Predicted 3D model of a 90-nucleotide RNA (c-di-GMP-I riboswitch aptamer) from Candidatus Geothermincola secundus.
Model confidence (mean pLDDT): 90 of 100.
Taxonomically the source falls in Candidatus Geothermincola (Bacteria, Bacillati, Candidatus Geothermincolia, Candidatus Geothermincolales).
[in-house]
RNA sequence: AGGCGAUAAGGGCGAACUCUUCCGAAAGGGGAGGGCGCAAAGCCAGGGGUCUAAAGCCGCGGAAGCGGCCAGGACAGCCCGGUUGCCGCC
Numbered sequence: 001a002g003g004c005g006a007u008a009a010g011g012g013c014g015a016a017c018u019c020u021u022c023c024g025a026a027a028g029g030g031g032a033g034g035g036c037g038c039a040a041a042g043c044c045a046g047g048g049g050u051c052u053a054a055a056g057c058c059g060c061g062g063a064a065g066c067g068g069c070c071a072g073g074a075c076a077g078c079c080c081g082g083u084u085g086c087c088g089c090c
Base pairs, nucleotide, nucleotide: 002090003089004088005087012038013037017033018032019031020030022029023028036077042083043082044081046080047079048078049075050074051073056069057068058067059066060065
């Protein structure tokens, strides 16, 4: 440097769920508790996929409102990819 993740060692992260006078229209994110799991379950929205639909557009309606379409929003613990990294073995 490259490959691998059995065996350890020190650790790391933190699912569901609960609370939250936090952010958000929502999806979701933040904080606290919690501990399903993860060798990158560290980081990055470039590709695919999934979620939401405020604004916008269209339709119905006298109106209130209802319905449909749609990311520029979100998910990195959905996959691919990029990038950084502990230990051990070869």